[in-house]
Context: one part of a larger RNA
Molecule: small-subunit ribosomal RNA, 5' domain
Organism: uncultured bacterium
RNA sequence: GACGAACGCUGGCGGCGUGCUUAACACAUGCAAGUCGAACGGGCCUGCCCUUUUUUGGGUGGGUUAGUGGCGAACGGGUGAGUAUCACGUGAGUAACCUGCCCCCUGCUCCUGGAUAACGCUCUGAAAGGGGUGCUAAUACGGGGUGUGCUGGUGCUGCCGCAUGGUGGUGCCGGGAUAGGUUCCCCUGUUUGGGGGUUCUGGUGGGGGAUGGGCUCGCGGCCUAUCAGCUUGUUGGUGGGGUGAUGGCCUACCAAGGCGGUGACGGGUAGCCGGCCUGAGAGGGUGGACGGCCACACUGGGACUGAGACACGGCCCAGACUCCUGCGGGAGGCAGCAGUGGGGGGUAUUGCGCAAUAGGCGGAAGCCUGACGCAGCGACGCCGCGUGAGGGACGGAGGCCUUCGGGUUGUGAACCUCUUUCGCCGGUGGAGAAGGCGCCCCCGUGUGGGGUGCUGACUGUAGCCGGGUUAAGAAGCGCCGGCUAACUACGUGCCAGCAGCCGCGGUAAUACGUAGGGCGCGAGCGUUGUCC
Numbered sequence: 001g002a003c004g005a006a007c008g009c010u011g012g013c014g015g016c017g018u019g020c021u022u023a024a025c026a027c028a029u030g031c032a033a034g035u036c037g038a039a040c041g042g043g044c045c046u047g048c049c050c051u052u053u054u055u056u057g058g059g060u061g062g063g064u065u066a067g068u069g070g071c072g073a074a075c076g077g078g079u080g081a082g083u084a085u086c087a088c089g090u091g092a093g094u095a096a097c098c099u100g101c102c103c104c105c106u107g108c109u110c111c112u113g114g115a116u117a118a119c120g121c122u123c124u125g126a127a128a129g130g131g132g133u134g135c136u137a138a139u140a141c142g143g144g145g146u147g148u149g150c151u152g153g154u155g156c157u158g159c160c161g162c163a164u165g166g167u168g169g170u171g172c173c174g175g176g177a178u179a180g181g182u183u184c185c186c187c188u189g190u191u192u193g194g195g196g197g198u199u200c201u202g203g204u205g206g207g208g209g210a211u212g213g214g215c216u217c218g219c220g221g222c223c224u225a226u227c228a229g230c231u232u233g234u235u236g237g238u239g240g241g242g243u244g245a246u247g248g249c250c251u252a253c254c255a256a257g258g259c260g261g262u263g264a265c266g267g268g269u270a271g272c273c274g275g276c277c278u279g280a281g282a283g284g285g286u287g288g289a290c291g292g293c294c295a296c297a298c299u300g301g302g303a304c305u306g307a308g309a310c311a312c313g314g315c316c317c318a319g320a321c322u323c324c325u326g327c328g329g330g331a332g333g334c335a336g337c338a339g340u341g342g343g344g345g346g347u348a349u350u351g352c353g354c355a356a357u358a359g360g361c362g363g364a365a366g367c368c369u370g371a372c373g374c375a376g377c378g379a380c381g382c383c384g385c386g387u388g389a390g391g392g393a394c395g396g397a398g399g400c401c402u403u404c405g406g407g408u409u410g411u412g413a414a415c416c417u418c419u420u421u422c423g424c425c426g427g428u429g430g431a432g433a434a435g436g437c438g439c440c441c442c443c444g445u446g447u448g449g450g451g452u453g454c455u456g457a458c459u460g461u462a463g464c465c466g467g468g469u470u471a472a473g474a475a476g477c478g479c480c481g482g483c484u485a486a487c488u489a490c491g492u493g494c495c496a497g498c499a500g501c502c503g504c505g506g507u508a509a510u511a512c513g514u515a516g517g518g519c520g521c522g523a524g525c526g527u528u529g530u531c532c
Base pairs, nucleotide, nucleotide: 001531002530003529005528006527007526008525009524012385013384014383015382016381017380018378019377020343025341026340027339029338030337031336034071035070036069039068040067042065043064044063045062046061047060048059049058050057078296079295080294088220089219090218091217092216093215094214097213098212102209103208104207105206106205107204108203109202110144111143112142113141119134120133121132122131123130124129150175151174152173153172154171155170156169157168158167159166160165180201181200184197185196186195187194188193222268223267224266229259230258231257234256235255236254237253238252239251240250241249271293272292273291274290275286276285277284278283298319299318300317301316302315321332322331323330324329349375351374352373353372357371358369359368360367361366388418389417390416391415398409399408400407401406422473423469424468425467426465427464428463432458435455436454437453438452439451440450441449442448443446476521477520478519479518480517481502482501483500487516488515489514490513491512497504498503
């Protein structure tokens, strides 16, 4: 000098930051991932029209939604346990690879089938739930067709390179795709219909881009030799398997290799980096907040789905623990945001809002979002401001010291003249709103322009007022032997005590305790811990 600090004494205001470093200990409760009716059939509520003797029947809209289906849930958020490792940083390689949504170019979007949930009926269970039977739809599922291009095999051939090889041209054989929805209009038919055009948006094949990732390699960064030898899938090869892809990644066989004093193997410790602290630098220390990467999600193992996971708020198995139970059987995972117990010297609210930014879904309106924006608590840190300013000697009173003359506190106070920041009260009062949505208007019709209304958690907040109020509501802490700035008196008497080092204290202690005075810093001041 620094700190995610803590402790002691003290404490007025504001801004911006920051706040479980310990038990990756256990968790009550609420919330943290949904959305789409413009994919689909139903259910419920409701408006209008036609019809009907009534019950009703039909048509056409709107709202809502459990289920099927789609996309998302692999992001965002948390933590640092493990990891000494291609985990990270940096630089390369991939002629060994993948990439949903997005952008560009190009082609296609034909025919057809069988189910199933919801629902109805029913059975069963304490519950969690489950079974049977009957019906139904799709952008759900299946079969066939076409296939420029794509892909596997094979023949001929051009060009190129970096070893395996890459990239084209041209034949033959095989494989291989799709789904519709929506707006408006026209024709025909009128029993639900059929046909055509059009707007918007989907589906599917191919090529390219962008973004994100996988894999490989060079180099770099801890301690320990009181760890000196380590290794059998071990090192290499061949065949096979597996993967999006290389590879002992796996397997069979063959060979006997591979690593090591430039520290293998073992042990200990540790997430890595941009950075941060210190330092003139070199260096040393560190990795909290913010950003990038990695790893983990009660402990261990496993795969499924998917463009992407071996998946925090998914599934299965095992284990420990907790809970429910009608004892047969079930349920759970805060290292998400709050919050609780516990541990600890020690670390916050079971707050408000989606107004902004951003993400998911949706054509949109919109819905969801403890991401985020704000507020609350803590002098935890940094910064700013205030606790008054000017005048004022008879050097008052009181305190302390005294050589008893006086000195000092000390312009300090009183007193006079002013000011009113901040606080408190009152009034006024934003920006953050870009955009989006509703209505109206305009034309050169486009993702157009204009007008108007609505949309703010924070918040009646910030700011503002020559408003009101009155010097009024606001000072402490450490030290004073030397280092080191600041001295006397009394008490104590190697006692009580102090102390960072040297050292003080045994009867005049500037070193202990108290007081007066002084020095330093100041809403802080000291102490402790850690690093330079």